Notes:
The RNA shown here (SAM riboswitch aptamer (S box leader)) has 101 nucleotides and comes from a Schleiferiaceae bacterium. Taxonomically the source falls in Schleiferiaceae (Bacteria, Pseudomonadati, Bacteroidota, Flavobacteriia). The model forms 97% of the base pairs in the Rfam consensus. The prediction has a mean pLDDT of 82.
[in-house]
RNA sequence: UGCUUAUCCAGAAAGACCGAGGGAAGGGCCCUAUGACGUCUUGGCAACCCGCACAACGGGUGCUAACUCCCCCUGAGUCCAUGGACUCGGAUAGAUGAGCA
Numbered sequence: 001u002g003c004u005u006a007u008c009c010a011g012a013a014a015g016a017c018c019g020a021g022g023g024a025a026g027g028g029c030c031c032u033a034u035g036a037c038g039u040c041u042u043g044g045c046a047a048c049c050c051g052c053a054c055a056a057c058g059g060g061u062g063c064u065a066a067c068u069c070c071c072c073c074u075g076a077g078u079c080c081a082u083g084g085a086c087u088c089g090g091a092u093a094g095a096u097g098a099g100c101a
Base pairs, nucleotide, nucleotide: 001101002100003099004098005097006096007095008094013042014041015040016039017038021031022030023029026071027070028069043064044063045062047061048060049059050058051057068093073090074089075088076087077086078085079084080083
């Protein structure tokens, strides 16, 4: 990097450094000099894997704003009435774990 598979409506802080954008792309809407994002440290949360194995506990990764922030493709239904809104599914894409190449 690619493929397969599981999960994604819950949960979880602070300090230091940096200094302007960031939230995957697009459109929204948000966060952000009252310092976002990112890096480090400590803490926490608990999805997967490993040890032990009933668990507790420990370890490896992960996570620690907003439903994967919402929509963006599609099916069905409901409401208003001829064009919109909402709800429930599916798909695409994304993120993370595990396995394989």